Predicted 3D model of a 108-nucleotide RNA (Glycine riboswitch aptamer) from Novosphingobium sp.
The coordinates come from a structure-prediction model, not an experiment, and the mean pLDDT is 76.
The source organism's lineage runs through Bacteria, Pseudomonadati, Alphaproteobacteria, Sphingomonadales and Novosphingobium.
RNA sequence: GCUGACCGCGCGGGAGAGUUCCUGCGAUUCGUGGAAACCCACAGCUCGCAGGGCGCCGAAGGAGCAACCGCCCCGGAAUCUCUCAGGCAAAAGGACCGCGUGGGGUCG
Numbered sequence: 001g002c003u004g005a006c007c008g009c010g011c012g013g014g015a016g017a018g019u020u021c022c023u024g025c026g027a028u029u030c031g032u033g034g035a036a037a038c039c040c041a042c043a044g045c046u047c048g049c050a051g052g053g054c055g056c057c058g059a060a061g062g063a064g065c066a067a068c069c070g071c072c073c074c075g076g077a078a079u080c081u082c083u084c085a086g087g088c089a090a091a092a093g094g095a096c097c098g099c100g101u102g103g104g105g106u107c108g
Base pairs, nucleotide, nucleotide: 002108006103007102008101009100010099011098012097013096018054020053021052022051023050024049025048026047027046029044031042032041033040034039055088056087057086061084062082063081064080068076069075070074
């Protein structure tokens, strides 16, 4: 000086599962009735938010077992399993992969 594992950052790719049901509130639109008008009441459609129910997914995170590895005290360990969390239109997120870049410094 180069350089493994490993870590960070940027860009690109990146799956699965109900845009399900009910309730409340708000907005919007439309109809009916009352009314001089403002407005009020009721009903329907759509959207947003909150809460609840059932169903479902796993590739943030988390947990469990384990092939295997180190070691022999024990420890590490998944894309397997669970589903606490998270998610089930879009958006966001997303294990992992590729490229670039910075750190790092085993062995040589």